[in-house]
The RNA shown here (transfer RNA) has 73 nucleotides and comes from Phototrophicus methaneseepsis.
The same sequence occurs in records of 3 taxa.
Its Rfam family is "tRNA". Rfam classes the family as a transfer RNA.
Lineage of the source: Bacteria > Chloroflexota > Candidatus Thermofontia > Phototrophicales > Phototrophicus.
Its mean pLDDT, the model's own confidence on a scale to 100, is 80.

RNA sequence: GGCCCGUUCGUCUAGGGGACUAGGAUGCCACCCUUUCAAGGUGGAGACAAGAGUUCGAAUCUCUUACGGGCUA
Numbered sequence: 001g002g003c004c005c006g007u008u009c010g011u012c013u014a015g016g017g018g019a020c021u022a023g024g025a026u027g028c029c030a031c032c033c034u035u036u037c038a039a040g041g042u043g044g045a046g047a048c049a050a051g052a053g054u055u056c057g058a059a060u061c062u063c064u065u066a067c068g069g070g071c072u073a
Stems, first nucleotide, its partner, number of pairs: 001072007010026004018056001028044005049065005
């Protein structure tokens, strides 16, 4: 350099055109419980790598870019 695969809350992950306002676990924050801590309960904040295209509608399909990985010269 060429080809292929991947990128979603802090972390791990589900979702592969309309399902709900993108769900869950863990972590974080507040409150409850407790003499206190832990455990437990309730609630909250938190994500579709970037840009463009297709479509009535895109996290999902296509292209480009960035980053990571694999194969190959």